[in-house]
Small-subunit ribosomal RNA, 3' major domain from an uncultured bacterium, 472 nucleotides, folded computationally.
The RNAcentral record of the full RNA draws on ENA, Greengenes and SILVA.
The coordinates come from a structure-prediction model, not an experiment, and the mean pLDDT is 82.
Context: one part of a larger RNA
């Protein structure tokens, strides 16, 4: 100097407590372990692996396995030499890769195209993340980590950065052998909350007209909503108290907003030889008729079991049926697809309009108003199974999603234990998007309805300060 302490005091955070809702029990979805397998490709491993890489495994993807094939190669550069063809099309064989045969009009190109021996070389999702770059997680958005000069110490080092207050903060004030400075904090950036000014189409419609079964539909308007640009606004600025005449803290006024207004982006020096050689790049090692390449089929979807993360429930604050409201944010051309028509439905037909403040997606759902069920394994719950269908796609057997009818399992609120959350939050309700031919209970967003509790810091666990030490 660190690390550690069953040392001290101080402070903080959904850390505990106070509350609300879960997980752990059931069924299913998904990931993992294990087992199995020809293969079940590989990676991730306490927190910080396990709905993770994967924003989407039927073929492809695909890296794995079986079989069939190729060997200058699927891809790149050079290449003696050759070409009116090559590619594409048709036929034959084949599971296909591939091999063979045939026809050939036109366009286009004369080397900048195509083929191509030998060989240089290609290729590798082969190994090493403990050889690396880059990127990322984590402590942690925690308040820390350092430097120059000076001073102190033989030195390692110390001081500054400790102390008294204060803050979300090494934030600020005061003091002080320190005086300054840097990376962090804060601010500058974006969204949101208020009003104003400017502008006004595709948005809007108060007043004035026209018009309708209805309708901003039309003339028009620039008021309102909204859109989107500009500045304004909040600074402890004002008042009172408190404090050390400080920094600040407490209360109040005004205000849309009050003491960081709310949210996001932003992650210091470093830690974990943390993760990634399978995004990419890359040293070294290894393979080179194979550890490279192509194809068909299979596998990644297996199943005695164990764990994680979720979805749906166990019902009456509910289920079913009918009626009738109110969003936001997105997406759309190989696309979104309206009206109308067919079907119980998935869907089909149809094709208007729209490169979209215009048209479509698009009926928001919970809520609300009625009717019914009356506490049951039920009109709860929907797994599983049978049959019949729809759609995508060469192709739904392995192995897709959805629909209808029938079937109607477990499950009556879950042991020990354990998780999230402090406000427009939890809980609950639906909507959209990426990926994507098809496939979402996952992920990323969006709005609707909308709580309870926080006495407090004894305890649990973590961070900072002082101190002790036989440890380094």
């Nucleotide at each position: 100097u660190g690390a550690c302490g069953g040392g001290g005091g101080c402070c903080c955070g959904c850390a505990c407590a106070a509350g609300c809702g879960g997980u752990g029990g059931a069924g299913c979805a998904u990931g993992u372990g294990g087992u199995u397998u020809a293969a079940u490709u590989c990676g991730a491993a306490g927190c910080a692996a396990c709905g993770c890489g994967a924003a989407g495994a039927a073929c492809c993807u695909u890296a794995c396995c079986a079989g069939g094939u190729c060997u200058u190669g699927a891809c790149a550069u050079c290449g003696a030499u050759c070409u009116a063809a090559a590619a594409g099309c048709a036929c034959u064989a084949g599971a296909g890769a591939u091999a063979g045969u045939g026809a050939a009009a036109u366009a286009g190109u004369u080397a900048u195209a195509g083929a191509g021996a030998a060989g240089a070389c290609a290729g590798g999702u082969g190994g090493u993340g403990c050889a690396u770059g880059g990127u990322u997680g984590u402590c942690g958005u925690c308040a820390g980590c350092u430097c120059g000069u000076g001073u102190c110490g033989u030195g390692a080092g110390a001081u500054g950065u400790u102390g008294g207050g204060u803050u979300a903060a090494g934030u600020c004030c005061c003091g002080c052998a320190a005086c300054g400075a840097g990376c962090g904090c804060a601010a500058c950036c974006c969204c949101u909350g208020u009003a104003g000014c400017c502008a006004g189409u595709u948005a809007c419609c108060a007043g004035c007209a026209a018009g309708u079964g209805a309708a901003g539909u039309u003339g028009g308007g620039g008021a309102c909503u909204c859109u989107g640009g500009c500045g304004a606004g909040a600074c402890u600025g004002c008042c009172g108290g408190u404090g050390a005449c400080a920094a600040g803290c407490c209360g109040g006024a005004g205000g849309a907003a009050g003491g960081c207004g709310g949210g996001g982006a932003u992650g210091a020096c470093g830690u974990c030889a943390a993760a990634u050689c399978a995004u990419c790049a890359u040293g070294c090692c290894c393979c080179u008729u194979a550890u490279g390449a192509c194809c068909u089929g299979g596998g990644c979807u297996a199943c005695a079991c164990a764990c994680g993360u979720g979805c749906u429930a166990c019902a009456a604050u509910g289920g079913a049926c009918g009626g009738a409201a109110c969003a936001g944010a997105g997406g759309g051309a190989a696309g979104c697809g309206a009206a109308g028509g067919a079907g119980u439905g998935a869907u089909c037909u149809g094709g208007a309009g729209c490169g979209a403040a215009a048209c479509c997606u698009a009926g928001a759902a919970a809520a609300c108003c009625g009717u019914u069920c009356u506490c049951a394994g039920u009109u709860c719950g929907g797994a599983c199974u049978g049959c019949a269908g729809u759609c995508u796609g060469c192709a739904a057997c392995u192995c897709g999603a959805c629909u209808g009818c029938a079937c109607g399992a477990a499950g009556a609120u879950g042991g020990a234990a354990u998780c999230g959350c402090u406000a427009g939050u939890a809980a609950u309700c639906g909507c959209g998007g990426a990926u994507c031919a098809g496939c979402a209970u996952g992920c990323c967003g969006c709005g609707g309805u909308g709580a309870a509790u926080a006495c407090g810091u004894u305890c649990u666990g973590g961070g900072g300060c002082c101190u002790g030490u036989a440890c380094a």